[in-house]
Context: one part of a larger RNA
């Protein structure tokens, strides 16, 4: 040192129970009728996930199904069921305690009272009470200070009203509270970083934190754009465009109109003026910019169209369990036929999974039909009910005020005070009323254009979940942190931080029985194709043993 047999190891390869992505379609809030999330318990029989809840591996009931069932790990015992069980499904019951937790109290899942009502009446059951808002409802002060009465010579003393429809507490009834991965509004509101260093200035109105809402939210019916032609709520997407521009004109920020699309929808109050009312208020009217209502006067029509709201009543078509479903034999190898020969069938079904190797005809299914007591979705349709009428004249009564505007600090606007409009705001002045008021980027004319200081609105959008069906995605150091008791076990006072672990076989058929050994293992024998498949496939490497060999 070579080589053989072993041993440790656990690469490699085959395998998927479980992730990854994508289409496609469906849903979207729960809660004091106690939520989400949890403690603790319920089985014959330790323990863990799962399921239930002292009615506690379940109860009624209406359908579904049609033989085996009493969840899995993972068995035994007992027992249920064709009088229809177990199971699916829909809808109700019960649902310990702890949490908004809400009789008080508290180191959560514990401890401790009260009131009322029934009993089988002295011991059990049942039942309420939290806080703040609103509404009804009945009650209802005290001081005080003015008036006023009676007593009283007077001091002072008793009452009455006003103060008061009041404070206050009572009952009733209804509402919020707390919680949601993400996704919306609104409010506060950073740094690190980048400028190759820093201060404006960017990171960026980002993270974070608060407060609210909703199945989406926001916004939304021009005091808007535009420009000499016109458009005609708002949202989202593409384009215009990194373009016009801000900018220590550094770094870096960065639009609109406009045309192309997704999706379409318009509505209501105030006022004037009438009427009722004592009054607050009710009701009719009435809603806008070629200005329009109102009032008063003239002319003229009796019709058509509309609804996203509400009520009832009908209801297609899906949704939650299902159900029919076409066709194969022989032999050969072999443990085992889905393989191999040979003769068939069937196909609106030759997708795919399973069955002892590779199956259209074995099974589960596809193709294509066909189903709902119940509970839910909702196209459409009917009735009711809601809206709908003008012209023109005169008249000057209405058209949203601490508003608009200014002046000064600030923000938002692509826009850093800059020629800064423009929208928003603290402070402090402060208007006009149609011959009226805002815009058209200091500003002024002329001219375009709209009509603010009330208010609601669907869809297209954002996001999460469930179901289907797919992948020139992974294939156990990969794929999800997590294929296995997985956010487990462990680690931290805490916030948090966080694994390792998959494979016998076709079927446990998991070695009866003999032997040696205290066992633990082993010989022999049985099972099985196979046991060098014996608790595990397969078993590389480095590494150790054992035996042979070689060293000139």
């Nucleotide at each position: 040192c070579c080589a053989a047999c072993a041993a440790u190891g656990g690469a490699u390869g085959c395998c998927u129970a479980g992730g990854a992505g994508a289409u496609u379609u469906u849903g979207a809030c729960c809660g004091a009728g106690g939520a989400a999330g949890g403690a603790c318990g319920u089985a014959g029989a330790c323990g863990g996930c799962g399921a239930c809840g002292a009615u506690a591996c379940u109860c009624g009931u209406u359908g579904g199904g049609g033989a085996g069932g009493u969840g899995c790990c993972a068995u035994c015992a007992a027992c249920c069921u064709u009088u229809g069980a177990u199971c699916c499904a829909g809808c109700g019951g019960u649902u310990u305690c702890c949490g908004a937790a809400u009789g008080g109290g508290g180191a959560a899942a514990c401890c401790u009272a009260c009131u009322c009502u029934g009993u089988u009446u002295u011991a059990c059951a049942g039942a309420g009470g939290g806080a703040c808002c609103a509404a009804a409802c009945a009650u209802g002060a005290a001081g005080u200070u003015a008036a006023u009465u009676c007593c009283g010579u007077a001091a002072g003393g008793a009452g009455u009203u006003a103060u008061a429809u009041u404070a206050g507490g009572g009952u009733u009834u209804g509402g919020u509270u707390g919680g949601g991965u993400a996704c919306g509004g609104c409010g506060u509101g950073a740094a690190c970083u980048g400028a190759a260093a820093c201060a404006u200035c960017u990171u960026a109105g980002u993270a974070a934190c608060g407060c609210c809402a909703g199945g989406a939210a926001u916004a939304u019916a021009a005091a808007u754009c535009a420009u000499a032609u016109g458009a005609g709520a708002u949202u989202c997407c593409g384009u215009u465009a990194g373009u016009a521009g801000c900018g220590g004109u550094g770094a870096g920020c960065g639009a609109a109109a406009g045309c192309g699309g997704a999706a379409c929808a318009g509505c209501c109050u105030a006022a004037a003026c009438c009427a009722c009312g004592u009054a607050a208020g009710u009701g009719g009217g009435g809603u806008u910019g070629c200005a329009g209502g109102g009032c008063a006067g003239a002319c003229g029509a009796u019709a058509u169209u509309c609804g996203a709201u509400g009520u009832g009543u009908u209801g297609a078509a899906g949704g939650u369990a299902g159900u029919a479903g076409a066709a194969g034999g022989a032999u050969c190898c072999g443990g085992a036929a889905u393989g191999g020969u040979c003769c068939g069938c069937c196909a609106a079904a030759g997708a795919a999974c399973g069955u002892g190797a590779a199956a259209g005809c074995c099974g589960u299914g596809u193709a294509u039909g066909c189903g709902a007591a119940a509970c839910c979705u909702g196209a459409g349709a009917c009735a009711c009910c809601g809206a709908u009428a003008g012209u023109u004249u005169g008249u000057u009564c209405c058209u949203a005020a601490g508003u608009a505007c200014c002046a000064u600090g600030a923000a938002g606007c692509a826009c850093g005070a800059u020629a800064a409009a423009c929208u928003u705001u603290g402070u402090g002045g402060g208007a006009a009323u149609c011959u009226g008021g805002g815009u058209c980027g200091a500003c002024c004319a002329c001219g375009a254009u709209c009509c603010a200081a009330g208010g609601c609105u669907a869809a297209a959008u954002a996001u999460c979940a469930g179901a289907a069906u797919c992948u020139a995605c992974c294939g156990a150091u990969a794929g999800u942190g997590a294929a296995c008791u997985a956010g487990u076990a462990c680690c931290g006072u805490g916030a948090g931080g966080g694994a390792a672990a998959g494979g016998u076989g076709a079927a446990a058929a998991g070695c009866a029985c003999c032997c040696c050994g205290g066992g633990a293992g082993g010989g022999g024998g049985a099972u099985g194709a196979a046991a060098c498949a014996g608790a595990a496939c397969u078993g590389a490497a480095a590494u150790u043993g054992u035996u042979g060999g070689c060293u000139a």
This is a predicted structure of a 552-nucleotide part of an RNA (large-subunit ribosomal RNA, domain I) from a Candidatus Acidiferrales bacterium. The RNAcentral record of the full RNA draws on ENA. Its Rfam family is "Bacterial large subunit ribosomal RNA". Lineage of the source: Bacteria > Pseudomonadati > Acidobacteriota > Terriglobia > Candidatus Acidiferrales.